Predicted 3D model of a 350-nucleotide RNA (Bacterial RNase P class A) from a Candidatus Limnocylindrales bacterium.

Formats: sequence, structure tokens, C1' cells
RNA sequence: CGAGGCGUCCGGAUGGUCGCGCGGUGGAUCCCUCGGGAUCUGCCUCGAGGAAAGUCCGAGCUCCCCAGCGCAGGGUAGCGGGUAACGCCCGCCCGCCGCGAGGCGAGGACCAGUGCCACAGAGACGAGUCCGGCCGCUUCGGCGGACGGGGUGAAACGGGGCAAACUCUACCCGGAGCAAGGCCAAAUAGGAGGGCGCAACCCGGGCCGGGCAACCGGUUCGGGGGAGAGGUAGCGCUGCCCAGCCCUCGGGUCGGCCGCAUGAACCGGCGGGCAACCGCCGGUCGAGAUGGAUGACCGUCCCCGCGAGCGAUCGCGGGACAGAACUCGGCUUACAGGACGCCUCGCUGG
Repeated sequence: CGAGGCGUCCGGAUGGUCGCGCGGUGGAUCCCUCGGGAUCUGCCUCGAGGAAAGUCCGAGCUCCCCAGCGCAGGGUAGCGGGUAACGCCCGCCCGCCGCGAGGCGAGGACCAGUGCCACAGAGACGAGUCCGGCCGCUUCGGCGGACGGGGUGAAACGGGGCAAACUCUACCCGGAGCAAGGCCAAAUAGGAGGGCGCAACCCGGGCCGGGCAACCGGUUCGGGGGAGAGGUAGCGCUGCCCAGCCCUCGGGUCGGCCGCAUGAACCGGCGGGCAACCGCCGGUCGAGAUGGAUGACCGUCCCCGCGAGCGAUCGCGGGACAGAACUCGGCUUACAGGACGCCUCGCUGG
């Protein structure tokens, strides 16, 4: 210098203007059960990712179910370790690939049973006869028996290979998911219980009590008034029932709050371990929407491409994949461009 391998990290910087969301703190208006609430608005702090993605594994958390054991079903598979757990990660062994740094592995068991073995070959199994000579039979075409040989193929009668075939062995596994689930709680309708279901009121009369009396209180009758002129075997009354009205209770819906941001968290140091990882000490708080905020424009700079110029430089274009919604640990997939470290091979100079 060229070609590679492995790992880690970044994924535009900065300033201004406008805008959006959570929170804090003021102001104005309105409501108010005086605790607060609603709308608008000023200022301040904070405001996506390495994958937030796929929802493929494993968990936390929540609700439901649950005597024990077995069967069925699903999953995992060298040996050991890490972890809350895993199909993840680390170390080692073995096999394969690569000159190498390294990479990949679906690496339990075909001495239980069943099944399969492409092409070629007569034949891939308790089935069959391609060739040769020998023996026996023969209707002279052949048939049968034992023996030997050639060829095909990964493997040919000795038995072999395949479990990314069923299966066996060992181990693991309840279901649904934050629209989980919990709390508060309108109107209307419906449910349960209770009450009223006819009076209030006005006028007149009787009786009882009190008072010397005027009169006062209670009760009853008649009329007015209003009310469902509901049912209860033809009518009326009482009683009962129903409609209706009122009160109370409980459930759900609209709506609101919690779950919901302090966590198997992150950063630094020290220690243990080959490593994954673990322990101790110190420090930090980093989004929380609910039709769903996290954006747009401009200036300067950075990177890449193209063009112009002898050159300094200038002009134009571009800067990915994508985007929270209960939260973690992994895996996989997508990604313009870039940085760093260690290592391998080849060529070359001293």
C1' cells in the first nucleotide's frame, strides 16, 4: 500500500424566530357545595430510538382457574457456567468451511418398534436372480437347487445409513392480557325494597272538651273542589292488586382518577471471575400523549456527490432507517454516512 476478519461507538453541530405536549409558577374571565374546577394567556424546566419496528422467545405486574397423579398436546437437546427467566449469553470439546484472522452447527438415542434410502442397478429386504459352469427334472421352450463371479451404487446379505421420519429418553410448560385490573360516579332506561294511592283547601250542620262569653281545639256528616272516572265473574263499599307519583339502595354506561414512570434502572470507581456476569461504595432522575406532543423556517458550520476554476475557492443538489403508548431481558430485521481498537493474508521499502 492492497485485500479481509472481529468488536465497540456515533448516527448531523450551533444560534435565532414561530409552533406543540407533560409538569411547575403567575395573571384574566366564568362557575362554585368556598375545598376547588373550566377556558384563555405570560415565564421556566423537560420532551423518542439504536433499532422505539417485527411481536419471535423469556419475565415482572394484573385478573380468572386450580385437590393429587397420569394421559394427551407444545417446547428444549454435546459438557459446564451466567441469569429473575429464556430457544439468550459465555467458556470448553467435537464436526464442517476458510491459506489465515475467524465463521457455522437443526451436535441425546436407529442393541424397543414402524417407516424411508434419490440416480444407477436384476435387486435397497426376509424381497429377488444379471452372468458363469456344476447337479437334478424336462413336453427340450425351460424349471429347481447349492456354489462362484462380474457390474451399479454412499451402502449388496455381513448388515449399513436416516430421528430437518414417526418414535423413544431426559427436562420444562395453566389461560388471558394495561382495551389487564382497581376506585369515584351523571342524565335516561331497566332492577330491588318501602310509602302514597286520595287528600289538601273552601262553605254549612251535628257531637265532645275548654271558657262567664265572644270564641278555641278535636271528631263526624253533607256540598264544592280536584283526582285513574284502572282491575277484582251484574252493581256498590271495604280490602287487595296494578298503572302512576315519591323516597331509598345496588349494578352497568357517558365522564374522571389510579395502574403510569425509582427500575432485575443508568453512570463512575474498586474488587472477584478466562468470560458471560456478580458484589461493594458513591452519584443521577432521562418523555408520559389518549385522535395521540416531540415540528417548521432561516443563518453559520460539518460530511457526500456533480459542475466551474491553474489555484485559493464558488455554485447546485443531497444527509439514511424509522418513530414511544404498562414495563423490562434477549433475538431478528431495516439503516445515508462516519469514528476507534485489536487481529490476519499478500506485495514492497529501510
The sequence is in RNAcentral, with records from ENA. Its Rfam family is "Bacterial RNase P class A". It is annotated as a ribozyme. From the family's description: Ribonuclease P (RNase P) is a ubiquitous endoribonuclease, found in archaea, bacteria and eukarya as well as chloroplasts and mitochondria. The coordinates come from a structure-prediction model, not an experiment, and the mean pLDDT is 76.